This is a predicted structure of a 355-nucleotide RNA (Bacterial RNase P class A) from Desulfovibrio sp. OttesenSCG-928-F07.
The sequence is in RNAcentral, with records from ENA.
Its mean pLDDT, the model's own confidence on a scale to 100, is 76.
Of the family's consensus pairs, 94% are formed in the model.
A source record names the gene rnpB.
Lineage of the source: Bacteria > Thermodesulfobacteriota > Desulfovibrionales > Desulfovibrionaceae > Desulfovibrio.

RNA sequence: GGAGCCGGACGGGCUAGCGCUGCGCGUGUUUACAUGCGGGGAGGAAAGUCCGGGCUCCAUAGGGCAGAGCGCUGGGUAACGCCCAGGAAGAGAAAUCUUCGGCAAGUGCAACAGAAAGUAAACCGCCCUCGUAAGAGGGUAAGGGUGAAACGGUGGGGUAAGAGCCCACCGGUUGCCGUGGCAACACGGCAAGCCAGGUAAACCCCGUUCGGAGCAAAACCAAAUAGGAGAGCAUAUGGCCGGCCCGGUCUGCUCUCGGGUAGGUUGCUUGAGGCUGUGAGUAAUUGCAGCCCUAGAUGAAUGCUAGCCUCUCCCAAAAGGAUGACAAAACCCGGCUUAUAGUCCGGCUCCUAUU
Numbered sequence: 001g002g003a004g005c006c007g008g009a010c011g012g013g014c015u016a017g018c019g020c021u022g023c024g025c026g027u028g029u030u031u032a033c034a035u036g037c038g039g040g041g042a043g044g045a046a047a048g049u050c051c052g053g054g055c056u057c058c059a060u061a062g063g064g065c066a067g068a069g070c071g072c073u074g075g076g077u078a079a080c081g082c083c084c085a086g087g088a089a090g091a092g093a094a095a096u097c098u099u100c101g102g103c104a105a106g107u108g109c110a111a112c113a114g115a116a117a118g119u120a121a122a123c124c125g126c127c128c129u130c131g132u133a134a135g136a137g138g139g140u141a142a143g144g145g146u147g148a149a150a151c152g153g154u155g156g157g158g159u160a161a162g163a164g165c166c167c168a169c170c171g172g173u174u175g176c177c178g179u180g181g182c183a184a185c186a187c188g189g190c191a192a193g194c195c196a197g198g199u200a201a202a203c204c205c206c207g208u209u210c211g212g213a214g215c216a217a218a219a220c221c222a223a224a225u226a227g228g229a230g231a232g233c234a235u236a237u238g239g240c241c242g243g244c245c246c247g248g249u250c251u252g253c254u255c256u257c258g259g260g261u262a263g264g265u266u267g268c269u270u271g272a273g274g275c276u277g278u279g280a281g282u283a284a285u286u287g288c289a290g291c292c293c294u295a296g297a298u299g300a301a302u303g304c305u306a307g308c309c310u311c312u313c314c315c316a317a318a319a320g321g322a323u324g325a326c327a328a329a330a331c332c333c334g335g336c337u338u339a340u341a342g343u344c345c346g347g348c349u350c351c352u353a354u355u
Stems, first nucleotide, its partner, number of pairs: 001351010012309007020041002023038006043326001047337002050335005055214004067210005072086005087100005101205002106203002108199002123144002125140006152170006171195002173192008218266004228257007238250004273292008310324001312322003
């Protein structure tokens, strides 16, 4: 100097003017409303709403079935499908990255090609028998051919020809033992011809976790109108309970009560909170001490304009001109995923050149 891998930070700045929305203080005598001053006012993802938790209401003796999620080991955490550290397998020259229970429990599935896609299977070939021959019957997975994939490899024995059929070595698997490790697992030894295809985001098996709905949760205050319940009053009243009396009911007026709607208040932002220092730990994370308070709207504010600077581009340069990503809170928090113009910083690997 070049090629690459991993991680972190930022996401235009300042000033002025005009606005918008909460909060505090003041004025208009109080509420409401108006107005003045002061001070606060979007993000790294506020997004997708995919996981986990807090909080609220409902349900709930205990246990099971069903259903759903997750799945190597250990640790972290309020919890997780997240994070950290490790293991195994795979990719890469390396830094580094990706994946993860069981198909050796049972059942199922697999286009095309191919004889055959799994209790195997005979198209060609090879061998045996019959037959003059054509051919027929049988044996055979060593050779050919098909396919993404064809039931260990090499050599020898054996055989009519062959075959783990038998043997030696190699590879794998399973079981037992030893050593190291908390463990996943690794290494070593012994035994068994055991040689076992793929697929579980196929049913299923094993282990483990899970009650439901969500701030439009939920609680409180509470009009107008209509209807309801109770009490009182009214009437030469009148209708109904067959006529009369009492009583009841319908009717009118007044008062009271309760449910609930509009509307309002709370929930609402001090929280598994942030920053700094320090201790524990490989790390994720966590203990302690000090300091700080940093949006809370409800048709929903956080904007617009100008100047200077800044980034990138055009241009040899200057002058000049153009450009500024993705996207915007709505109960809160921890994650994941996706989008993102551009800028800066740190660590590591490999190649080349010079000293």